[in-house]
Molecule: SAM riboswitch aptamer (S box leader)
Organism: Mucilaginibacter polytrichastri
RNA sequence: UACUUAUCCAGAAAGACUGAGGGAAAGGCCCGAUGACGUCUUAGCAACCUAUAUUGUUUUAAAAGGCAAUAAAAGGUGCUAACUCCUGCUCCUGUAUUCAUUACCGGGGGAAGAUAAGCA
Numbered sequence: 001u002a003c004u005u006a007u008c009c010a011g012a013a014a015g016a017c018u019g020a021g022g023g024a025a026a027g028g029c030c031c032g033a034u035g036a037c038g039u040c041u042u043a044g045c046a047a048c049c050u051a052u053a054u055u056g057u058u059u060u061a062a063a064a065g066g067c068a069a070u071a072a073a074a075g076g077u078g079c080u081a082a083c084u085c086c087u088g089c090u091c092c093u094g095u096a097u098u099c100a101u102u103a104c105c106g107g108g109g110g111a112a113g114a115u116a117a118g119c120a
Base pairs, nucleotide, nucleotide: 001120003118004117005116006115007114008113013042014041015040016039017038021031022030023029026087027086028085043080044079045078048076049075050074052071053070054069055068056067057066058065084112089109090108091107092106094104095103096102
């Protein structure tokens, strides 16, 4: 970096340094000299992976092992403004209007992105 699978309406911030842009991209809408973004330290959230415990189940002569659920949070990641901040493409219900259309509300799917695990 590519691919595959899963998840993305929950949750969780202080200090120090720095100093102007930042929220992926486009359009919006926001954050930001009352110091954003970033870096470091500490703390926290969560439970994807590893390890652990309990229960059930499967195999077995019995185990080990496999599978599932739950607990916990030691290790590897991740995360700690706004639903992935919102929308873009498509389909459906409804409302207004219309010859057609169009606009808006709500919902389903997709695209793009993020994170994890696996793989090349």